[in-house]
This record gives sequence, structure tokens and C1' cells, in this order.
RNA sequence: UCACCGACACGGCACACCCGCCGAAAGGCGGGGUCGCAAAGGUACGGGCCUAACCCCCACCAGGGGCACGGUCGCCGGCCUGCCGAA
Repeated sequence: UCACCGACACGGCACACCCGCCGAAAGGCGGGGUCGCAAAGGUACGGGCCUAACCCCCACCAGGGGCACGGUCGCCGGCCUGCCGAA
């Protein structure tokens, strides 16, 4: 110095929920808030899951069905990066 690993120390992030905003929705952003997280930092590359506006089909209407180009990295994996350095 690097890998594995997770003691020490400095810290970090922020579930649910509430408020405001964006969005058709899933969900996102900001503020508050702390369930937890050693990558709960980043990235939609693979898988899973969520939504279904547009579009397609059915339908007299109301509506129904299908479908990501939408979303989720705090669902899993991959990839990139990173603090400390005991056993």
C1' cells in the first nucleotide's frame, strides 16, 4: 500500500410519518423527522417489483383488458468511487 474483515475514532445518510412543490400514477424534490444502514455514496447494465399517461383491443356510454418509452439503487446482483485500520 492492497485484499478480506468490522473493533476503535471522527463523522455520514435518513424509513415511516407531517408540510410544501412536481407528476396521470408509481414516484421524485425541498423542509421537518430518525426505522435502520459499513457503502442506505453513485450508476437503470442484468434480474425482480411498482405505475399505466400515450398507444392498441373490447365497449352505445360508463368503463374494462394489454403494454414502459415512466419509476424503484433503503429489492438483489454487476460496475465506479470512498472514511477508520484493532483482532